Small-subunit ribosomal RNA, 3' major domain from an uncultured bacterium, 478 nucleotides, folded computationally.
Its mean pLDDT, the model's own confidence on a scale to 100, is 82.
[in-house]
Context: one part of a larger RNA
RNA sequence: UGACGGGGGCCCGCACAAGCGGUGGAGCAUGUGGUUCAAUUCGACGCAACGCGAAGAACCUUACCUGGGCUCGAACGGGUAGUCAACGGCGGUGGAAACAUCGCUACCCCGCAAGGGGGUCUAUUCGAGGUGCUGCAUGGCUGUCGUCAGCUCGUGUCGUGAGAUGUUGGGUUAAGUCCCGCAACGAGCGCAACCCCUACCUCCAGUUGCCAUCACUUCUAGGUGGGCACUCUGAAGGAACUGCCGGUGACAAGCCGGAGGAAGGCGGGGAUGACGUCAAGUCCUCAUGGCCCUUAUGGAUUGGGCUACACACGUGCUACAAUGGCGGUGACAGUGGGAUGCAACGGGGCGACCCCAAGCAAAUCUCAAAAAACCGUCUCAGUUCGGAUUGCACUCUGCAACUCGAGUGCAUGAAGUCGGAAUCGCUAGUAAUCGUGGAUCAGCAUGCCACGGUGAAUACGUUCCCGGGCCUUGUACA
Numbered sequence: 001u002g003a004c005g006g007g008g009g010c011c012c013g014c015a016c017a018a019g020c021g022g023u024g025g026a027g028c029a030u031g032u033g034g035u036u037c038a039a040u041u042c043g044a045c046g047c048a049a050c051g052c053g054a055a056g057a058a059c060c061u062u063a064c065c066u067g068g069g070c071u072c073g074a075a076c077g078g079g080u081a082g083u084c085a086a087c088g089g090c091g092g093u094g095g096a097a098a099c100a101u102c103g104c105u106a107c108c109c110c111g112c113a114a115g116g117g118g119g120u121c122u123a124u125u126c127g128a129g130g131u132g133c134u135g136c137a138u139g140g141c142u143g144u145c146g147u148c149a150g151c152u153c154g155u156g157u158c159g160u161g162a163g164a165u166g167u168u169g170g171g172u173u174a175a176g177u178c179c180c181g182c183a184a185c186g187a188g189c190g191c192a193a194c195c196c197c198u199a200c201c202u203c204c205a206g207u208u209g210c211c212a213u214c215a216c217u218u219c220u221a222g223g224u225g226g227g228c229a230c231u232c233u234g235a236a237g238g239a240a241c242u243g244c245c246g247g248u249g250a251c252a253a254g255c256c257g258g259a260g261g262a263a264g265g266c267g268g269g270g271a272u273g274a275c276g277u278c279a280a281g282u283c284c285u286c287a288u289g290g291c292c293c294u295u296a297u298g299g300a301u302u303g304g305g306c307u308a309c310a311c312a313c314g315u316g317c318u319a320c321a322a323u324g325g326c327g328g329u330g331a332c333a334g335u336g337g338g339a340u341g342c343a344a345c346g347g348g349g350c351g352a353c354c355c356c357a358a359g360c361a362a363a364u365c366u367c368a369a370a371a372a373a374c375c376g377u378c379u380c381a382g383u384u385c386g387g388a389u390u391g392c393a394c395u396c397u398g399c400a401a402c403u404c405g406a407g408u409g410c411a412u413g414a415a416g417u418c419g420g421a422a423u424c425g426c427u428a429g430u431a432a433u434c435g436u437g438g439a440u441c442a443g444c445a446u447g448c449c450a451c452g453g454u455g456a457a458u459a460c461g462u463u464c465c466c467g468g469g470c471c472u473u474g475u476a477c478a
Base pairs, nucleotide, nucleotide: 001478002477003475004474005473007472008471009470010469011468012467013466015462016461019426020425021424022423023422026318027317028316029315030314031313032312033311034309035308042053043052064304065303067301070298076127077126078125079124080123081122082121084119088105089104090103091102092101093100094099107118108117109116110115129293130292132291133290134289138287139286140282141281142280143278145276150189151188152187153186154185155184156165157164158163169180170179171178195270196269197268198267200238201237202236204234205233206232209228210227211226214225215224216223241264244258245257246256247255248254320419324378325377326376327375328374329373336367337366338365341360342359346355347354348353385416390411391410392409393408394407395406396405432454433453434452435451436450437449438448
């Protein structure tokens, strides 16, 4: 000087407390461990591994296993020699395919020709290839403490020196934020601001958007003429700064209350992650040193596996019901997507879906709401709760759904009556609850990323648990 203390002081955070809803019990989904297996490819392991890499394993992917096959090779370039009926195309046979074999067919340009050039292929050769090892050789990228308020430097001063000072102190702040003081005076990286979205207003613009006024219609649909007032959209400005008033404070920084205002003291959200820590993670994104394989640890292919199942754990979904289940009834969003696409209307089917097919590269067409509300029924039961499991029959995608897809109908109707010890999230348009969209994607979502609808309770407070910041003290630690 740091680190540490079941030392002290001050302060903060859904850290506790106050509340609301969960997990832990059940069934299923998914990941992991374990076990099994020819293989169940590999990585990730307290927080910070375990719905993680994987934004989607039937084949492919695929790295794993089995089988039969290739060796300059699956891409591309160059050298040398050869070849043009070799390779390729069509067909047959064998084969699980890859591939092997047989038959038929069959290069271009210049030149009269000789020949030359190009191209195909073969042989050979030089560069190949490796998701093999080392993340403790590395780059790059990322997690984490932590969006915590810290981390440092120059000069000066103090100290023999390591170092100190500044950065400590008194206030204050979300903040090393600002004020005051001070052997310090300044500065840098962070904080804040500058950026984006959102809340209010104004101006300009008015189609594909909108419809107050006027008119029309095949009649109630902004459908048409018309209009741009309103909504909205696009773009440009304004608006909030403790600016104003009162109190408080040290005449400061600030804090408390009030006015006006759409918004008030950082208005709400996002992006933004200092010096560093963990030899943290990644050689399987990519790049790369070294080591290793080179008729195989490379490359192609068939089928299988990654989907196994006495069990254990994590994360979720669905429930256990009446604030509910079921049946009926033209309620109301926002983000987005759409050409190998989204598909209205109409028709068929109990349904998944199918047929026909207008419109739309989309403010124009389309995908396209559910909880809610109203009416009826059930009456507390393992039930009209719950839907696992299983049987039969289908639908869709796709070369192909046996291993191993999703969906539909009929039948079946398991556990489960609110969950031990323990443990998690959340402070407002939040939690809870309800549906919707998107990426990946032929198909496959309870996951992920977004979107809106309905919409709470509680916070006395900082004694305690956890993590962190500053000062101080002790130390046999570095």